[in-house]
A computed fold for a 124-nucleotide RNA from Bacteroidales bacterium UBA6192, annotated as FMN riboswitch aptamer (RFN element).
Of the family's consensus pairs, 100% are formed in the model.
RNA sequence: GAAAUUCUUCAGGGCAGGGCGAAAUUCCCGAUCGGCGGUUAUAGUCCGCGACUCCUGCAAUAGCAGGACUGAGCCGGUGAAAUUCCGGAACCGACAGUUAAAGUCUGGAUGGUAGAAGGAUUAG
Numbered sequence: 001g002a003a004a005u006u007c008u009u010c011a012g013g014g015c016a017g018g019g020c021g022a023a024a025u026u027c028c029c030g031a032u033c034g035g036c037g038g039u040u041a042u043a044g045u046c047c048g049c050g051a052c053u054c055c056u057g058c059a060a061u062a063g064c065a066g067g068a069c070u071g072a073g074c075c076g077g078u079g080a081a082a083u084u085c086c087g088g089a090a091c092c093g094a095c096a097g098u099u100a101a102a103g104u105c106u107g108g109a110u111g112g113u114a115g116a117a118g119g120a121u122u123a124g
Base pairs, nucleotide, nucleotide: 003122004121005120006119007118008117009116010115017029018028019027031104032103033093034092035049036048037047038046044091045090053068054067055066056065057064058063074088075087076086077085095107096106097105
């Protein structure tokens, strides 16, 4: 220095202001947010993964394994290299609830997780 096993901690942000209305942070104008790993160079839109939902098997009410589902990016510039930077104008966002339709409110969730950091042990 690398590997295996194991433990601990951490691991998601966001409607100001206004319009209509009996009622909307849900509609309209406008505002605003961007998980994790990867990458010739920094990514919500590339590649892969996670969260939600559903199915199957094992199990038994915990959970483990596998599967399905899984949104949205272009133009110009610089450069050896960028759908990642700079400029421009765009686009996207689970489920349930709600006096009225939600990326942003409330809830499952004081949950789970991709993973990140650190510790211990083992053999060489």
Its Rfam family is "FMN riboswitch aptamer (RFN element)". For this family Rfam cites "Regulation of riboflavin biosynthesis and transport genes in bacteria by transcriptional and translational attenuation" (Vitreschak et al., Nucleic Acids Res, 2002).